RNA sequence: GUUUUAUACAGAAGCGGCGAGAGAUUAGGCUCCGUGACCCGCUGGCAACCUUCACCCGCUGAAAGGUGCCAAUUCCUACCCCAGUAGCUGCUCGCCGCAGCCUGGGGGGCUAUAAACC
Numbered sequence: 001g002u003u004u005u006a007u008a009c010a011g012a013a014g015c016g017g018c019g020a021g022a023g024a025u026u027a028g029g030c031u032c033c034g035u036g037a038c039c040c041g042c043u044g045g046c047a048a049c050c051u052u053c054a055c056c057c058g059c060u061g062a063a064a065g066g067u068g069c070c071a072a073u074u075c076c077u078a079c080c081c082c083a084g085u086a087g088c089u090g091c092u093c094g095c096c097g098c099a100g101c102c103u104g105g106g107g108g109g110c111u112a113u114a115a116a117c118c
Base pairs, nucleotide, nucleotide: 001118003116004115005114006113007112008111013043014042015041016040017039021032022031023030026078027077028076029075044070045069046068049066050065052062053061054060055058079107080106081105082104083103084102087101088100089099090098091097
């Protein structure tokens, strides 16, 4: 790196170093950031995928070990479907109605992580 499966609205920060952008990619939005972000190191912690242990043996508990993680739902949106429809815009002479914006939900995709496989 490939493929498969599972999970992703919960949870968990201090110190030191560095010094300008960062939040995966493209675009838009929004946010973090010289009161020092991002990143790196140390320490601490969260979690329970693998694993180990224990028992009352199950929707069980614990956490020494392998990973992972410690702003915001994968930060949000983008593709499809459903519902709503107060408001705006368009179609319509007008009403009705329809479409788009908008709001909510579901799915998909992308990404990340774990475990297995090649």
Molecule: SAM riboswitch aptamer (S box leader)
Organism: Hymenobacter sp. UV11